[in-house]
RNA sequence: GCCUAACACAUGCAAGUCGAACGGGACCGCAAGGUAGAGUGGCGCACGGGUGAGUAACACGUAGCUAACCUGCCCUAGAGAGGAGAAUAACCAUUGGAAACAGUGGCUAAUGCUCCAUACGCUCAUAUUUUGUAGGGGCUCGGUGAGAAAAGGAGCAAUCUGCUUGAAGAGGGGGCUGCGGACCAUCAGCUAGAUGGUGGGGUAAAGGCCUACCAUGGCGACGACGGUUAGGGGACCUGAGAGGGUGACCCCCCACACUGGAACUGAGACACGGUCCAGACUCCUACGGGAGGCAGCAGUGAGGAAUAUUGCACAAUGGGCGCAAGCCUGAUGCAGCGACGCCGCGUGGGUGAAGACGGUUUUCGGACUGUAAAGCCCUUUUCUGUGUGACGAGGAAGGACGGUAGCACAGGAAUAAGUCUCGGCUAACUACGUGCCAGCAGCCGCGGUAAAACGUAGGAGGCAAGCGUUAUCCGGAGUUACUGGGCGUAAAGCGCGUGCAGGCGGAUAGUUAAGUUGGUUAUGAAAGCUCCCGGCUAAACCGGGAGAGGUUGACCAAGACUGGCUGUCUAGAGGAUGGUAGAGGGGCGCAGAAUUCCCGGGUGUAGCGGUGAAAUGUGUAGAUAUCCGGAGGAAUACCAGUGGUGAAGACGGCGCCCGGGCCGUACCUGACGCUGAGAUGCGAAAGCGUGGGGAGCGAACGGGAUUAGAGACCCCGGUAGUCCACGCCGUAAACGAUGCUGACUAGGUGUUCACUGCUCGCAAGUCCCGGGAGUGUCGUAGCAAACGCGAUAAGUGUGCCGCCUGGGGAGUACGGUCGCAAGGCUAAAACUCAAAGGAAUUGACGGGGGCCCGCACAAGCAGCGGAGCGUGUGGUUUAAUUCGAGGCUACGCGAAGAACCUUACCUGGACUUGACAUGCUGGUGGUAGGGAAGCGAAAGCGGACCGACCUACGGGAGCCAGCACAGGUGCUGCAUGGCUGUCGUCAGCUCGUGCCGUGAGGUGUUCGGUUAAGUCCGCAAACGAGCGCAACCCUUGGGUCUAGUUAUACGUGUCUAGACCGACUGCCCGCGAGAAGCGGGAGGAAGGUGGGGAUGACGUCAAGUCAGCAUGGCCUUUAUGUCCAGGGCUACACACACGCUACAAUGGGCAGUACAAUGGGCAGCAAAGCCGCGAGGUGGAGCCAAUCCAGAAAGCUGUUCUCAGUUCGGAUUGUAGGCUGCAACUCGCCUGCAUGAAGUUGGAGUUGCUAGUAAACGCAGGUCAGCUAUACUGCGUUGAAUACGUUCCCGGGCCUUGUACACACCGCCCGUCACGUCAUGGAAGCUGGUCACGCCUGAAGUCGGUGGGCUAACCGUAAGGAAGCAGCCGCCAAAGGCAGGGCUGGUGACUGGGACGAAGUCGUAACAAGGUAGCUGUAGCGGAAGCUGCGGCUGGAUCACCUCCUU
Repeated sequence: GCCUAACACAUGCAAGUCGAACGGGACCGCAAGGUAGAGUGGCGCACGGGUGAGUAACACGUAGCUAACCUGCCCUAGAGAGGAGAAUAACCAUUGGAAACAGUGGCUAAUGCUCCAUACGCUCAUAUUUUGUAGGGGCUCGGUGAGAAAAGGAGCAAUCUGCUUGAAGAGGGGGCUGCGGACCAUCAGCUAGAUGGUGGGGUAAAGGCCUACCAUGGCGACGACGGUUAGGGGACCUGAGAGGGUGACCCCCCACACUGGAACUGAGACACGGUCCAGACUCCUACGGGAGGCAGCAGUGAGGAAUAUUGCACAAUGGGCGCAAGCCUGAUGCAGCGACGCCGCGUGGGUGAAGACGGUUUUCGGACUGUAAAGCCCUUUUCUGUGUGACGAGGAAGGACGGUAGCACAGGAAUAAGUCUCGGCUAACUACGUGCCAGCAGCCGCGGUAAAACGUAGGAGGCAAGCGUUAUCCGGAGUUACUGGGCGUAAAGCGCGUGCAGGCGGAUAGUUAAGUUGGUUAUGAAAGCUCCCGGCUAAACCGGGAGAGGUUGACCAAGACUGGCUGUCUAGAGGAUGGUAGAGGGGCGCAGAAUUCCCGGGUGUAGCGGUGAAAUGUGUAGAUAUCCGGAGGAAUACCAGUGGUGAAGACGGCGCCCGGGCCGUACCUGACGCUGAGAUGCGAAAGCGUGGGGAGCGAACGGGAUUAGAGACCCCGGUAGUCCACGCCGUAAACGAUGCUGACUAGGUGUUCACUGCUCGCAAGUCCCGGGAGUGUCGUAGCAAACGCGAUAAGUGUGCCGCCUGGGGAGUACGGUCGCAAGGCUAAAACUCAAAGGAAUUGACGGGGGCCCGCACAAGCAGCGGAGCGUGUGGUUUAAUUCGAGGCUACGCGAAGAACCUUACCUGGACUUGACAUGCUGGUGGUAGGGAAGCGAAAGCGGACCGACCUACGGGAGCCAGCACAGGUGCUGCAUGGCUGUCGUCAGCUCGUGCCGUGAGGUGUUCGGUUAAGUCCGCAAACGAGCGCAACCCUUGGGUCUAGUUAUACGUGUCUAGACCGACUGCCCGCGAGAAGCGGGAGGAAGGUGGGGAUGACGUCAAGUCAGCAUGGCCUUUAUGUCCAGGGCUACACACACGCUACAAUGGGCAGUACAAUGGGCAGCAAAGCCGCGAGGUGGAGCCAAUCCAGAAAGCUGUUCUCAGUUCGGAUUGUAGGCUGCAACUCGCCUGCAUGAAGUUGGAGUUGCUAGUAAACGCAGGUCAGCUAUACUGCGUUGAAUACGUUCCCGGGCCUUGUACACACCGCCCGUCACGUCAUGGAAGCUGGUCACGCCUGAAGUCGGUGGGCUAACCGUAAGGAAGCAGCCGCCAAAGGCAGGGCUGGUGACUGGGACGAAGUCGUAACAAGGUAGCUGUAGCGGAAGCUGCGGCUGGAUCACCUCCUU
């Protein structure tokens, strides 16, 4: 230990007892007598037990009052009990009924009922005395009148026990009051018995409690009325406390008892186990009628996530009755069930390393499990068995619990461990499986192939007979802030005044004592809580004592402070008076400049206007321009100023009328003050109504442009409007995003106004100083998250008001209210997210700014893009066209050589320990190896024949077979190493210490110069240092020296090789800051880094590469491995990239002739000679190379061609040859002859290059059998043009600025539309709940009336009366019916917006100056973001100017 259904209940029990009140009495007994059951009577049944529906209330708590009351049983003391009478149940007889039960007649008793008497006292009436009160009270002594009592029983008796009456007590109860404790104001007005009075009634009792009449009151912002929720308290949980939450168990109070109503009896009820009525439901029935009420204890069904036995006993405690014995008692005491909570105990202790087996893991060594286990030695709480055995019980007996607790003995480690977690918070880690799946998750977040986060295992950590989850409450949360918060920019100051209530309030004296403080006292039940002591072995638990606990009451005291009252004062406030500044307000009038042109006129001619450029528009019917006159409306240039005025909105020509401010004086009043919920007034622009007015401007609208579109920006027009009068509206970024008031707290410097002093001046005026009142700026302390504020506070302290509580939904819906409308004010919830936001920092970015570099542009030269061809790529095709590379930074790239091979691809044929490596086992002697014929496309099969090596003689090596394994250009470059590209040879990237900042971080590295350079100098809260730059290295240019193969006839040294010298802003002049450095000059081969190379900071791109290599993981293993043949990588409508050759005369052809350098060469380079037109063949001297080999070409000289598709150009094709190679069909190169295409300098666009460069020219090399090399890497020959300059394009560096970006602009992000899901508003209606009101019907019942009916007691001789009963009538009234409403739910075709959702659609609004600065109130318009007008704001960048401040 039913939190849900105050839902319904089968069955049993839960309240009876008394024979000592009474009659009677079946039965037992011989009798005396006893005993059950029924009845009359008494007491009890109003306690005990249950539940929390209702109730927001005197229901509860607390403190009081009752002079407005009652009280059975009990206690105390007093008085009394005399007499009489009539009935009635039981019982008997009988009737009706199924039953429940009822009727009639007759008999009878009492402590039942009635009457009379008596009255200590009691009650009432009346008169009086005393005392007291707000009042109707009490007391004392007496007076009169009236009224009301009683019961007996037991016992032989004593006596006991009942009865009546009044008093007192105790305990119990009724009523009244102050104060206290829920939510909603989207409930603001409520009220007719309502508020009071008088009379009456009623009650135990006050009272509108009820009634008649009269009056019109009463309550409410200190929250009435209404709605929602709820039993209240002691207490319980939590918290440091203040608080917050709760109202289970136990105790107190209240309310209820199937629902609603009502009374009866009684001391007490409007009564849980009583009555009557109505209703719903259930049951019985013979259908005529009846019965019932577990929210008592058990128990059942139902509901629910969920809550127990139809147990034992009255032994104890208590209750009812009784003289008592005793009876009754589901109260209670016990037991049962549930780890539901709290407490305690155990599941063993010691020893034990071969660190066992097993398991997990591994770097294969081991490690962990782990002294853990086993084994050995112990113990027995617990357990089992046996024996014994309580306290609780009182003078004896009597114990439900209970053969229980306890005790003794015996037995045996025996009977006894789980659960959660191990990513961080948070103690505890590995392996495997899985692969954004399955799943986890309190928050952050894990999972997409190496998951400590999922699942499993091993291990570990926590707690432990429990552990974990869920729900709820408090805490943490100072996150509703009383203790104890905030409001410039984070959420938050009302747009601004006036002001009722309220809150707060100057100096001084007195008084009072409400607040306040102290003391005394009463109370705050017990339990609980805290402390101490004690009892169960200890604890939980229990007993005793003390304490704590309050907005509590009463009394006394104090008199500071606050308040009240009284008096006084002048510092606050106001008045008076003298000055003074001003776009302060309203109305009327006046003025000039300008715009326009509806008007009149003149001059004059072809355009004007407008824009980035245009066009629409306007003009020969004369515009624009210009001049004169006229008209009309609106606004007031200059002065003009972070100047002035006003509360704010706002206010600007001049004059008249009105209000407020400031300063001076200190004459008056004497706290008259501050703030201010509601209220009330004012309140930009837009907008609305009525009537005017209308020049300019100008939403909408029309047109022209722009554009992909352009509902816009730009242009041409243009209506409302803008203006006036009157009336509405009441909002703005109504902002200083900063409420008002007064006080205090360093200074500096401007400016406006008046005043005092002073200087100068004849005066006007001026300089300076001072304290006031405004208005700026810098700044100390202090404050602040920072930014910043800083006497005009955002500082310090005060008073009052307003407002805030995560973002979105939403300032929205509904309701209310205001408005003519537009709309305003007030103002939610569901749902959803884990953020939204502020300030500052570092970056990145900007169609921001400044400075500076670069063949970046410009200036030039040559190209590409057009043609043909070569090569690469895409695409397509294919059996395959292997793979990779993809802007710059892929595309003559990997590939410095694809016919086979390469080769990775395809087709087909083969092999399976394999083409290759290592180990182990076994085998093998004509062994290993070579290998003819034959078959086959080859691989391979085959096997004549030949035929080995080392040895310590065991064998080894080899070979064969088998087992381990090999192999993979299979996947992942997003698992990696290494290497590489790119920004970029750009000048940057960092660190230590110090300093600054709460911090991120800054400083250094910025700044002024300078440089190719973070190069150097100077300054400087920095001082230094590192990686980069530069230098050191190589090469080249001049010289000297040494050497001399080669060159050369020799000498010699062009040359080759090597060492060294030389260049450092060193010198001079100028500029600059006595700097760094720059400009110029001299000398010098070379001059300011001389030229070139190598050298690539921190990092970026998940850049590239698993196919160079290496490598983790995965996959494959008669195949994704290996071998072979053939094919393919060479395809071809097309597109792109890089090149070659050209288009020609600065040229082509022919002839002659001159000059290099690098580099290569033995399976090599190859000369002369000879053959061939030639490729080439033959030949072989020479050369292992400064020695030999290789015709340099453009150039120059001469000649020809003469501008044409050519004597340009050479593609394509035919044919004949040559070379390499096993082999040139697919698919090689070269040569001769023939053929002779496109192409006449190339659109948009685009590339390279700044000097020995571009351009042109050839030569060599690597790869290589050969070659598709026009490529690449080098080499030399000839050899220019141009750079004013940094506006622009591109890239980069530094500083600064803005930012809603940080995956960093290839960013972020807005709205419509479409689809899906969810919650919600409106809605014709449909359908519930609830609340009163109106009318009708109206049960039971009290009360009242009535007197026709009936009737024992009393009166009366009687008649009759009194009284009663029933009946009838009336008031009230539950319930029901009818009708209309209020409030509140559910549902609802359709509809509105909202939230969320994956890679949907359309645009690009915002963030940078976001490409038209943005935002804002309002109005119009538009697919949408939005655009435009009017007014406002800076929470706008940039440039210039002005002003001010600092230095």
This is a predicted structure of a 1447-nucleotide RNA (small-subunit ribosomal RNA) from an uncultured prokaryote. Model confidence (mean pLDDT): 82 of 100. Rfam family: Bacterial small subunit ribosomal RNA. The RNAcentral record of the sequence draws on ENA.